Glycine riboswitch aptamer from a soil metagenome, 84 nucleotides, folded computationally. The coordinates come from a structure-prediction model, not an experiment, and the mean pLDDT is 77. The RNAcentral record of the sequence draws on MGnify.
């Protein structure tokens, strides 16, 4: 570093629209649709100390929010165990 198993947070399933559905009532599902709000632990970008004549180099769970994410699922830094 790779693989397998387990654990694994945060933030609207808000409003509208479209599709499906017609359920006793309440209510539910889907959408690389539009709008606004929000999260940061895939990824990506930025920087300190330090180093250097200078330039370069230079971490993060800090920061940005491009990407990603905000019911469930999937994903998920990181941790534990096993293994090549």
């Nucleotide at each position: 570093c790779g693989c397998g198993c387990g654990g694994g947070a945060g933030a609207g399933u808000c409003c509208g629209c479209u599709c499906a559905g017609c359920a006793c009532a309440u209510u539910c599902g889907a959408g690389u649709c539009g709008g606004c709000g929000c999260c940061g632990a895939a990824g990506g970008g930025g920087c300190a100390a330090c180093u250097u004549c200078c330039c370069c180099g230079g971490a993060a769970c800090c920061u940005c929010u491009c990407a990603g994410g905000c019911a469930u699922c999937c994903g998920g830094a990181c941790c534990g165990c096993g293994u090549g």